[in-house]
């Protein structure tokens, strides 16, 4: 210096060839349970989908750049 391939909640991820409110699992917080405490049940916060353009009537999803990792080749 070329190629690939992830980047979505605090942590691991999922997201059906573009459309209906972004979702799980743990985790954190409240309640209910218990004399407490752990467990078990409920709920509930918590995202500018890595930036930035572009396409479109609409973009996590298509397309360009960039930035991060990891990884092959030189």
């Nucleotide at each position: 210096g070329g190629g690939g391939c992830a980047u979505u909640a605090g942590c691991u991820c999922a997201g059906u060839u573009g459309g209906c409110u972004a979702g799980a699992g743990c985790g954190u917080u409240u309640g209910c349970u218990u004399c407490g405490c752990a467990u078990g049940c409920a709920a509930a916060a918590g995202g500018u989908c890595g930036c930035g353009g572009g396409u479109u009537c609409g973009a996590c999803u298509c397309c360009c750049g960039c930035a991060u990792g990891c990884u092959c080749c030189a």